[in-house]
RNA sequence: GUGGGCGUCUCGGGAGAGCGGUGACGACCCAUCCGGGCCGGGCACCCGCCGAAGGGGAAAGCGGGACCGACGGACGGACCCGUGAAGCUCUCAGGCCUCCGGACCGAGCGGGGAGA
Numbered sequence: 001g002u003g004g005g006c007g008u009c010u011c012g013g014g015a016g017a018g019c020g021g022u023g024a025c026g027a028c029c030c031a032u033c034c035g036g037g038c039c040g041g042g043c044a045c046c047c048g049c050c051g052a053a054g055g056g057g058a059a060a061g062c063g064g065g066a067c068c069g070a071c072g073g074a075c076g077g078a079c080c081c082g083u084g085a086a087g088c089u090c091u092c093a094g095g096c097c098u099c100c101g102g103a104c105c106g107a108g109c110g111g112g113g114a115g116a
Stems, first nucleotide, its partner, number of pairs: 006111001009108005018047001020046004025040002028037003048096003054092001055090003061083005067077003
């Protein structure tokens, strides 16, 4: 000097699962009254589901402990504790028309530090 990687911001891509039921409320419509119809990216409850905001769990390995393998050492075996991931798993949270959100990926601006 250059490239890769980290991370902020901006833009873009981005799956899954009920357009479920009941009730109240609100707008609109019908009606002489009781009431009825329809809608609500809103509310409450119930049932059914999803996993890619977030969150929980722990396999091999590694470290330690004590037990067994006649005794000691080495080694091995099962056990206990700790450590140890995820697009795995759980479904707490969140979500199940559209919008919003969305792990992750791409592009760009500029920035600090370390290593080679």

Glycine riboswitch aptamer from an Actinomycetes bacterium, 116 nucleotides, folded computationally. The sequence was found by an Rfam model in a public genome assembly. The organism belongs to Actinomycetes, within Bacteria.